[in-house]
RNA sequence: GAGGGGUCCCCACAAUGGAGCCCUGCGAACCUGGUCAGGGACGAAAGUCAGCAGCCAUAAGCAGCAAGCUUCAGGUGUGGAGGGCCUCUCAUC
Numbered sequence: 001g002a003g004g005g006g007u008c009c010c011c012a013c014a015a016u017g018g019a020g021c022c023c024u025g026c027g028a029a030c031c032u033g034g035u036c037a038g039g040g041a042c043g044a045a046a047g048u049c050a051g052c053a054g055c056c057a058u059a060a061g062c063a064g065c066a067a068g069c070u071u072c073a074g075g076u077g078u079g080g081a082g083g084g085c086c087u088c089u090c091a092u093c
Base pairs, nucleotide, nucleotide: 001090002089003088004087005086006085007084008083009082010080011079012078013077014076017072018071019070020069021068023064024063025062026061032057033056034055035054040049041048042047
């Protein structure tokens, strides 16, 4: 000086773990909405009004969650130009 190997740093990708969103379900005596039986009020009447229970839809929240998206954390795996360190082989002085 050349070639090879190992390791660390750096970069990229992938999956893994946590959280959130999405999705599903549950979910309000009254202080959410809709529809409002019964009953009530007004009216001569036709009807109107408010509206409990029930039902429906949901809020906060809770639970579940295969895949997808976002984000976080240090590692794991693979690959890569370069740098540091260690080592092997060859050549030269």